Context: one part of a larger RNA
RNA sequence: CUGGGCGUAAAGCGCGCGUAGGCGGUUUGAUAAGUUGGAUGUGAAAGCCCUGGGCUCAACCUGGGAACUGCAUUCAAAACUGUCUGACUAGAGUUUGGUAGAGGGGAGUGGAAUUCCACAUGUAGCGGUGAAAUGCGUAGAUAUGUGGAGGAACACCAGUGGCGAAGGCGGCUCCCUGGAUCAAAACUGACGCUGAGGUGCGAAAGCGUGGGUAGCAAACAGGAUUAGAUACCCUGGUAGUCCACGCCGUAAACGAUGAGAACUAGACGUUGGGGGGAAUUUGCUCCUUAGUGUCGCAGCUAACGCAAUAAGUUCUCCGCCUGGGGAGUACGGUCGCAAGAUUAAAACUC
Numbered sequence: 001c002u003g004g005g006c007g008u009a010a011a012g013c014g015c016g017c018g019u020a021g022g023c024g025g026u027u028u029g030a031u032a033a034g035u036u037g038g039a040u041g042u043g044a045a046a047g048c049c050c051u052g053g054g055c056u057c058a059a060c061c062u063g064g065g066a067a068c069u070g071c072a073u074u075c076a077a078a079a080c081u082g083u084c085u086g087a088c089u090a091g092a093g094u095u096u097g098g099u100a101g102a103g104g105g106g107a108g109u110g111g112a113a114u115u116c117c118a119c120a121u122g123u124a125g126c127g128g129u130g131a132a133a134u135g136c137g138u139a140g141a142u143a144u145g146u147g148g149a150g151g152a153a154c155a156c157c158a159g160u161g162g163c164g165a166a167g168g169c170g171g172c173u174c175c176c177u178g179g180a181u182c183a184a185a186a187c188u189g190a191c192g193c194u195g196a197g198g199u200g201c202g203a204a205a206g207c208g209u210g211g212g213u214a215g216c217a218a219a220c221a222g223g224a225u226u227a228g229a230u231a232c233c234c235u236g237g238u239a240g241u242c243c244a245c246g247c248c249g250u251a252a253a254c255g256a257u258g259a260g261a262a263c264u265a266g267a268c269g270u271u272g273g274g275g276g277g278a279a280u281u282u283g284c285u286c287c288u289u290a291g292u293g294u295c296g297c298a299g300c301u302a303a304c305g306c307a308a309u310a311a312g313u314u315c316u317c318c319g320c321c322u323g324g325g326g327a328g329u330a331c332g333g334u335c336g337c338a339a340g341a342u343u344a345a346a347a348c349u350c
Base pairs, nucleotide, nucleotide: 004321005320006319007304008303012318014201015200016199017198021194022193023192025088026087027086029084030083031082033081034080035077036076037075038074039073040072041071042070049065050064051063052062053061054060091191092188093187094186095185096183097182098181099180103177104176105175106174107173108172109171110154115149116148117147118146119145120144121143125136126135162169163168206247207246208245209244210243211242215241216240220236221235222234223233258317259316260315261314262313263312266295267294268293269292270291271290272289273288274287275286276285277284299306300305323350324349325348332343333342334341335340
C1' cells in the first nucleotide's frame, strides 16, 4: 500500500463559515479527453514458461513457440464519465402571509433575600457542632421593628418544555438583530454536498489594564478531630467570582456516536404550525408537518444495547486508529505577557 475499523475495546477535530480538491438530479444534440475493440510499429538477446533436439542421464547447451500484461501511430464504437450546447423541476434557493422561542447585543427597571449602617424596643447570651472550641456580645450582641446603602442572583411559573452550530441561554420593559418552522401559490433553474489548508466562535479556571466587591470562597490564620491531620467539621478570610476592554483556546467541550442524502414494521407521550370531522364553547377525535422523548419488529452488535433522532441497508466527502509503558513526554517549529497550548518522536522495556 491493499485490507480492517472508530457508542463502551486504539480511534469522530469542541463547533461553525469556507478556499483548493473530491463527489454530484432529469433530459436533447454534439464531441471523443477518459473508456472499449481492431490494425501497424516497437517492446534487443539471454533468462522465466511451453514444446522438440544434443552430450549414456542430469545440470548444461541448442531449435521453435508463447510471453514481454507496456508505449506510439491509426481506424472504429458512443452506453457510461468528462467537455460543449439546448431544455426541465423532484435537489437547493427567492418572494408573500403567519407562528413559537431563556437565540444574540445594548439600555432601562422590579421585588424577595443575605450583608452592612443609623435609630427604636429589649436583656444575657448568641453562634456553631457528633460533642466542643476558636469567634461575636453589658462599649448592649442575637431577636424584633422602621429607614437607608450596596453588590450579586432572579423563588413560584418550570416541563426527558423551548431556542442556539457548539460553548451555552431563565425577573420585567424597550431598541437593534440572527436563525428555524408552517401554509398556499408564484419565481430562479442544479445555483448542490463535503471540505486539506485558512478563518471565526468557543464553559470554567487563569493572565493584563482600569473599576467594583453584598454573599460565597482557592491561598492563608485560628479552633477542633487524630498517633499525626499540611484534610474532612467549625470560626474568620485574600485572590477570584461581577463590569469594561484585551489575551488564553483548553474540558468526561459527551449522545464518549463527523457532515449530507435516500430507503426500511409499528405503539405510546410531548412542543410548535396547518387541515378535516362531530359538538354552542372549554375540551374530544383523525390526518399532515417540523422538533423532542419512551418502548419495540426486521436487521445489526463481542455483549451491553441501537432500532426512521440507527449503532439497520447504501452512496459522497472529511477527520482519526494500528499492542502496553516510555509519552501526549523530549527536541525543533508555530502561537502566547505568562501559565502553557499545538504539532510530535526515539532509545529502552514488557